This is a predicted structure of a 350-nucleotide RNA (Bacterial RNase P class A) from a Lachnospiraceae bacterium. Rfam family: Bacterial RNase P class A. It is annotated as a ribozyme. Taxonomically the source falls in Lachnospiraceae (Bacteria, Bacillati, Bacillota, Clostridia). Model confidence (mean pLDDT): 76 of 100.
RNA sequence: AAAGCAGAACAGAUGAUCGCGGCCGCGAAAGCGGGUGAGGAAAGUCCGGGCUUCACAGGGCAGGGAUGCCGGAUAACGUCCGGCGGAGGCGACUCCAGGGAAAGUGCAACAGAAAAGAAACCGCCGGGAAACCGGUAAGGAUGAAAUGGCAGUGUAAGAGACUACCGUCCUCCUGGUAACAGGGGGAGCCGUGUAAACCCCAUCCGAAGCAAGACCAAGCAGAACUCUAUGGCUGGCCCGGCUUGAGUUCAGGUGGGUCGCUUGAGCCUGUCGGUAACGGCAGGCCUAGAUAGAUGAUCAUCACAUAUCUUCUGAUAUGGACAGAACCCGGCUUACGGUCUGCUUUCCCU
Repeated sequence: AAAGCAGAACAGAUGAUCGCGGCCGCGAAAGCGGGUGAGGAAAGUCCGGGCUUCACAGGGCAGGGAUGCCGGAUAACGUCCGGCGGAGGCGACUCCAGGGAAAGUGCAACAGAAAAGAAACCGCCGGGAAACCGGUAAGGAUGAAAUGGCAGUGUAAGAGACUACCGUCCUCCUGGUAACAGGGGGAGCCGUGUAAACCCCAUCCGAAGCAAGACCAAGCAGAACUCUAUGGCUGGCCCGGCUUGAGUUCAGGUGGGUCGCUUGAGCCUGUCGGUAACGGCAGGCCUAGAUAGAUGAUCAUCACAUAUCUUCUGAUAUGGACAGAACCCGGCUUACGGUCUGCUUUCCCU
C1' cells in the first nucleotide's frame, strides 16, 4: 500500500429570534417570566417479562405449540457469555433446530443390474465345440448416496476368508463439573440415508392486551316514593282529542373528564469479584408524557467531510444518512452515515 476480519463510541456544538406540547411561578383575565421536550434503531411486532381484566379448588392424561451438545449469566427468554463437536477459510475469524434412524410407519425422483435386504449389466475365473451352466464382487459403468477404507496373504478368479494400520461398535482406565478428549483390551463389522417427513423422548407453556383497565358523571331511556286532575300536549283562546306531569332518591353509564402515565429488573461515575456474560458496594442524577397527537424554522460563530483556488497557510462553495415516542422494561431482526482501535494475508522500502 492492497485485500480482508473483529470491536467500540458518535449521530455536530454554542448563542439569538419566531413558533408548538407539558410543568412551575406571577396575574382577575388577557398574558408575562423561568425551565424542559425523540432514537440507536423510537421501526418490524418476532421472542421473554412487569402491569391489567377474564378464566381457574388441586393433580394427571389426551390434544396443540415452542425449544433441544455442555456449563454458566439473568426477573425471564427461543437472548447473552465461556467451552465441546462438526463445517468453511492460507489466515484473522465465521457458521451450525447440534436429542433419537437398533420402537414403528413413510420416502429415496432420474440414472442404474440393484436404493435395503437382497441382487449381478459389462467384466474376471472354471467347465463346454457352441448355446449355455457354475463361481465371484477385485475392476468398469449409474447416482446426492452402492453394504467399512487401504496394503498384503490367500485363491482357478475372488471375497474380513485371514493379517497389520485407519475407521466403527463394546468395555475398562486416565483427565475434565460436564459436553468430550487421550490411551489399553475385545469384536471381522449382520442391520444405507432422511426426523425444518410422521413419530418417540425430555423440558416449558391459561387467554387477551393500555383502544388493557379503574373512577367521576351532563343528556337520554329505567325503577321506587311523594305531590298532582282547576295539570301537561295539540302555536294563543273555546270546543274536541290525546295524555299523566313535576320533584326527590337509586341503579346503569353515552358525550365529556380524571387516573393508569412514567421513579424504573432506571441512568452515570468509581471500585471490588468473575476469562466473560454479569453481579456486589459507594457516590451522584431525575432525563417527553401528548390524545389526533408538540418536539419545527431562520440567522451567526465554531467543528467535521468533499471540491476548487492558493502566496502553504488560508479563502470560497457545497454537504450531513436511516428515521421519528404513544404503558414500560430485557433481547432479536431489519434500515442507515462517516470516524476510530486492534488483528490477518500478500507485496514494496529500510